Predicted 3D model of a 473-nucleotide part of an RNA (small-subunit ribosomal RNA, 3' major domain) from a metagenome.
Rfam family: Bacterial small subunit ribosomal RNA. Its family is annotated with ribosome and structural constituent of ribosome in the Gene Ontology.
The prediction has a mean pLDDT of 84.
RNAcentral holds the full RNA, with entries from SILVA.
[in-house]
Context: one part of a larger RNA
This record gives sequence, C1' cells and structure tokens, in this order.
RNA sequence: UGACGGGGGCCCGCACAAGCGGUGGAGCAUGUGGUUUAAUUCGAUCAACGCGAAGAACCUUACCUAGGCUUGACAUGCGCUGGACAGGUGUGGAAACACACCCUCCCUUCGGGGCCGGUGCACAGGUGCUGCAUGGCUGUCGUCAGCUCGUGUCGUGAGAUGUUGGGUUAAGUCCCGCAACGAGCGCAACCCUUGUCCUUAGUCGCUACCAUUCAGUUGAGCACUCUAAGGAGACUGCCGUCGAUAGGACGGAGGAAGGUGGGGAUGACGUCAAGUCCUCAUGGUCCUUACGCCUAGGGCUACACACGCGCUACAAUGGCCGGUACAGAGGGUCGCAAAGCCGCGAGGUAGAGCCAAUCCCACAAAACCGGUCUCAGUUCGGAUUGCAGUCUGCAACUCGACUGCAUGAAGUCGGAAUCGCUAGUAAUCGCUGAUCAGCAGGCAGCGGUGAAUAUGUUCCCGGGCCUUGUACA
Repeated sequence: UGACGGGGGCCCGCACAAGCGGUGGAGCAUGUGGUUUAAUUCGAUCAACGCGAAGAACCUUACCUAGGCUUGACAUGCGCUGGACAGGUGUGGAAACACACCCUCCCUUCGGGGCCGGUGCACAGGUGCUGCAUGGCUGUCGUCAGCUCGUGUCGUGAGAUGUUGGGUUAAGUCCCGCAACGAGCGCAACCCUUGUCCUUAGUCGCUACCAUUCAGUUGAGCACUCUAAGGAGACUGCCGUCGAUAGGACGGAGGAAGGUGGGGAUGACGUCAAGUCCUCAUGGUCCUUACGCCUAGGGCUACACACGCGCUACAAUGGCCGGUACAGAGGGUCGCAAAGCCGCGAGGUAGAGCCAAUCCCACAAAACCGGUCUCAGUUCGGAUUGCAGUCUGCAACUCGACUGCAUGAAGUCGGAAUCGCUAGUAAUCGCUGAUCAGCAGGCAGCGGUGAAUAUGUUCCCGGGCCUUGUACA
C1' cells in the first nucleotide's frame, strides 16, 4: 500500500421487509449429469444447464460401421504426356465409383498457347492437440463510482497528498474548506426511441363540409388522423419555506411532460493464466495410401435414475356452445396468395391482386352479450394408445408437423427450500419475425386488459466511502 475480520461509523441496491405471481409435487417438452452404446461428435459447470445450435429425417455432421480414393473435394507453380471438357446410353453397385460404347474444341507468327484429363514433383488437407504460447471477440464484479496522471509539497524509502474533511447528489454530481494546483479515462450531456405543439408535404394515407356508394366506394378536399423531414419545449427557469448568502432539499404555480419525464444504445483502470485454437486468424506440435477426402446406412432422438429453464393443468374470477367488437409491429417475386368451389377438418382446387401506407399473410385473443354445466376425478385435465388421413420433401421405419374419430393416465394447488417483479411494471391475452423445404412449448420483438405493496433499514446477500486490528501478500 492492499486484502481480510462472526471490528466500528455513514450510505446504496427488489438485498431484506410489505405485497402479487411462480418454481420445488403431476404429465409433457427441452438442456445437463450419469448410465448405456459400434457411435450416442465437441465445448460450456458461480458468470454452464430452451447455452454455442436463428431450427440433427438425408444434408448439416465434426461421431460409428461398411465400401472406396491417394497431388487428393479445394489453391498455386513446374516437368512429361494425351486430348476438348462436358454430356448421353448400358452393365455391376447401397451409393461413391469402376468398365464399355456413342458423341466431341478454340486461337496461332505453326514455335506454341487457352481449356481439360493422366503421370511425376513441390505441396494441398486436418472441427487433430495446446485458450497455460497468442490475436480478435465475450462473460463477471458492474452502469458499481470509481481508476489514474503532470507539476508542486511531505517522507531516508515503500509511499502519501491531490481523491481526505463539512454538506449535497443517482454519480469523484456539485458547493465550501484544505499544500496543493490542474488534467485524463469513467459519471452526466451530445445519439436513437417514446410522450405535447408548430411548420413543410398530401399518395397508396385521412374524411369535417358538398355530392355519391353496400363500403372513403367514387368525385371533391388536405381541415383532422397519420406518415416523415425540420423546429419549439424542461432549465430547479418562476414563487414560497428551510439551508452557510453556496450547493441543494421540500412544497406550489404554470405546463403534454418537473427536477435524470419513460425506455434503449453506451460498460473506466483492472480481476478471474475466466471462456472460446469447433466462427475467424495464428506460434508450436502431431497425421500424410491417413488423424486427409468421397459415399451409403446408423448415431447425435438411447433410459433404472438425478438436476436446471419451461409448457399444460388441477377448474365456476371456470369449461363448452352461439353471437358480436377493438391492436401494434412485422414479412412477401424460387415469394405472399384473395374471392369462389370441394372437404367435418388438416387441406385441396382456383389463381384475382401485389416488387406492396395500394394487394396478400390476417378471423387478433382475452374482453362483452346470451345459453348451458353445478362441485364430481366432472361437460375439469389432457398424457398415452389404436385406426383413418393431410402437407413438406428423392425419402417421414429408426426420427417431422398437423387433422378427424376413438381412448381417456397422473393431477384436487404442491415438504425442506427457492425465483421474479416498484407502473403501463407484475399478472394475464393473443399477434409477428429470424432460422427454415418441412418442423417453436425456445428465442427476438409487438400490442390488448391491467393490479397490490413499500411503516422502514434490526437482520440475510452484494456493493461504495472513511476508520481500526492483523502472526496474510
């Protein structure tokens, strides 16, 4: 100087408390451990476990078995040699591939060159190892308020001071004081979005007035909504009280918004030899008729069990039936696909329209109105299984999603323990997108309905500042 303390003081955080809803019990889905296996590819273990994987039937694929190749699936160069290469047909084969047949070049200064095959040599190739050789990227403490430097001063020195103190703040934020005076990286602001208003613009958007229609449908209009560009607006600016006259705190006015308005992006010096050699790059090392490459099939989907993230429930604030409203944000040409018709349905047919503020995906659902069920393993719950189908795709056996009929399991609110959340939040309801041929209970977004509680900081956890002890570094 740090680190640590079941030392002290001050302070903060959904840390506790006050509340609301869950997890832990059930079934299923998914990841992991373990076990099994020819293989169940690999990594990740606080900060791994719906994680890399925004989508394992083949491919992917790195694993296993089997069949094949050896200048190689891919790159560059050189020597020799042959010819277009490609393509088609046949035979064998699971395919890769092998063999046979057919067909088959361009330029030229005639030296050769282009293109392709064979052969030989340099070399290729490796998701093999080392993240404890590395770059890059990332996690974590933590969006915590800290981490430092120059000059000066003090100290033999390590170092201290500044950065401590009195207040204040979300903040090393600001003020005052002070052997310090300044500065840098962080904080804040500048950026995006949302909340109000104005200006400009008016189609594909909108409709107050005038006509018109089943319908903003059409004429007309650009007021309004909206769209998207530019501005205005919030600064403790104004008033009062408190305070050291400062910084500020509390209350009020005005205002769409008030003291950081809400949300996002943004992550200081560093810590953990943290993670990643399987994104990529890369040192070293190892393999080189194989640890490389191609192909078929299998596996990654196994299952006594254990754990984590979830979904669906156990019902009446509900289930079922009928009727009837109201979103936002997205996507669409190898695409989204309407009306109509067929089918109980998944879907089929059809193909209008749309490169999209125009057309389509696309009926939002919960809600509301009416009816029914009457507390039961039920008209709750839907696992499991049988049969029959639909769609995608060379192909749904291992191993896809969905539909119809039948079947109807566990489950009556969950032990110890444990998680999230302070407002348009929790809870609840549906919608969209990426990946993607197909496959979403996951993920990323979007809107609808919309709470309860916070007296407080004694305690648990994590953190910041000061101080104290130490046999620790």